[in-house]
RNA sequence: CGAGGGGGACGCUGUCCCGGGUUUUCCGGAACGCGGGGAGGAAAGUCCGGGCUCCGAAGGGCACGGCGCUGGGUAACUCCCAGGUGGAGCAAUCCACGGCAAGUGCAACAGAAAGCAAACCGCCACGUUUCAAACGGGGUAAGGGUGAAAGGGUGGGGUAAGAGCCCACCGGCUGGAGCGGCGACGCGCCAGGCCGGGUGAACCCCGCCGGGAGCAAGACCAAAUAGGGAAGCGUUCGAGGCCGGCCCGGCCGAUGCUUCCGGGUAGGUCGCUUGAGGCCGCGGGCAAUCGCGGUCCCAGAGGAAUGAUGAUCACCUCUUUCUUGACCCCUGCGGCCGAAGGGAGAGGGACAGAACCCGGCUUACAGGCCCGCUUUCGUC
Numbered sequence: 001c002g003a004g005g006g007g008g009a010c011g012c013u014g015u016c017c018c019g020g021g022u023u024u025u026c027c028g029g030a031a032c033g034c035g036g037g038g039a040g041g042a043a044a045g046u047c048c049g050g051g052c053u054c055c056g057a058a059g060g061g062c063a064c065g066g067c068g069c070u071g072g073g074u075a076a077c078u079c080c081c082a083g084g085u086g087g088a089g090c091a092a093u094c095c096a097c098g099g100c101a102a103g104u105g106c107a108a109c110a111g112a113a114a115g116c117a118a119a120c121c122g123c124c125a126c127g128u129u130u131c132a133a134a135c136g137g138g139g140u141a142a143g144g145g146u147g148a149a150a151g152g153g154u155g156g157g158g159u160a161a162g163a164g165c166c167c168a169c170c171g172g173c174u175g176g177a178g179c180g181g182c183g184a185c186g187c188g189c190c191a192g193g194c195c196g197g198g199u200g201a202a203c204c205c206c207g208c209c210g211g212g213a214g215c216a217a218g219a220c221c222a223a224a225u226a227g228g229g230a231a232g233c234g235u236u237c238g239a240g241g242c243c244g245g246c247c248c249g250g251c252c253g254a255u256g257c258u259u260c261c262g263g264g265u266a267g268g269u270c271g272c273u274u275g276a277g278g279c280c281g282c283g284g285g286c287a288a289u290c291g292c293g294g295u296c297c298c299a300g301a302g303g304a305a306u307g308a309u310g311a312u313c314a315c316c317u318c319u320u321u322c323u324u325g326a327c328c329c330c331u332g333c334g335g336c337c338g339a340a341g342g343g344a345g346a347g348g349g350a351c352a353g354a355a356c357c358c359g360g361c362u363u364a365c366a367g368g369c370c371c372g373c374u375u376u377c378g379u380c
C1' cells in the first nucleotide's frame, strides 16, 4: 500500500416462528412434551439503482433533478471489471475525467497594471533648458520588482530600443490525409504564427436518463356505538318503554319501534419471505460476470423474539512457577534484577441489532487478527 476475516464446539434454562403429538375446551383457543430453524459485515445512514403495489396498463412537451473519457458486465445504477489520458508517489499503489477556443458572471492580498491587458524602476530615440543631467509628451513587456498567475519557451536575425515583427528548433491549438486499435486514444507526416490565464459541486451550452407516491404500498373479513338507506308496524282506536314472576293497574310515550341492506372504525387475516437465493462441480471470459448440471430450504416478529448462564478449546495481555540460560521475526526507553519454551491462575474480545425484498455506495469498528506486495534500515 492492497485485499480478507469479524471466534469454534457443548450443557442448562428462557424466548419467536414452523411441523407434529397429548390433554383440555365456552370449538375461538389454551396448557405441556417432541423435532427443525432464529441477525450483520455493516442488519446502520436511508444516499443511489431495481423488483413489487396503487394512482390513469404512464404516450408527447415544459419545468425541475440527476449523470458525463472508452469498451464490457447487469434487472438497473451515480455501482463493478478491463482499458485510455492527465496527475501524485522512490515504489507497491492511489486520485481525477463533456464544454471556459459560444455567451454571461466571479476572484482576497500584493502590485503601476489581472481580462479587447498593463509603463513603477529600467531601456530607447525626440523636444526644451547651457553639455553631463533634469523635465516633458511618446515608444518599449528584453531586464528588475509584485503575485498563485504578468499572456508560449530557447537561440538567432532585426531594431533607436524592443516585440512571432521575421527565422530555426521545441511545446500547444486548428485543418488535412496515413498507419495501429471495436473504441477512448496512440504513432509519425504535411500545412497554418493561430499562441485565446483560472473557475462548470458558477449561471449556462451539448448529450443521455428520470411519471408520482410508497408495505403506514395495497387486498380481504368485520364488532359495539353513532349516523345513512329500504321495508313493516304505530301516532289519543296507543307501536314501544318503566314498575312487576304473571294478570289487573299506574306512569312515560311519537325527529318512535322492529327487521334488513350498504360504507367506514376497533380488531383480525393476507401481502411476508422460494429469491436477480445459498453451496458444490464443469465450461466460456484477462476480469466484472455468464451458462449448464447437481443439491439445499436457511428468521419472519410486529411495541416488536434471537436472552442469560456454566464449563471447555483457540487467540491476546498480565501475574506466578518449573526446566534452562540468551535471546525475542524485526524494532526497543525490552532482556542475566532472567529472553524464548512448559505448567497454573486472573482478566479481555470492538462496531453494532433484521422489520417488504434485493444490488450498490458511504460511514462505524477490539488503534486488535490473518494474507500478499512495496520501500528503508540492520546482520550474515
Base pairs, nucleotide, nucleotide: 001372002371004369007313008312010310011309013307015038016037017036018035019034021032022031023030024029040351044362045361047360048359049358050357051356052214053213054212055211064210065209066208067207068206069083070082071081072080073079084097085096086095087094088093098205099204103203104202105199106198120144121143122140123139124138126136127135128134129133152170153169154168155167156166157165171195172194173192174191175190176189178187179186180185218270219269220268221267228261229260230259231258232257233256240252241251242250243249277296278295279294280293281292282291283290284289315348316347317346318345319344320343321342322341327334328332
Bacterial RNase P class A, 380 nucleotides, folded computationally. It matches the Rfam family "Bacterial RNase P class A". Rfam links the family to the GO terms tRNA processing, dimeric ribonuclease P complex and ribonuclease P activity. Of the family's consensus pairs, 94% are formed in the model. Its mean pLDDT, the model's own confidence on a scale to 100, is 77.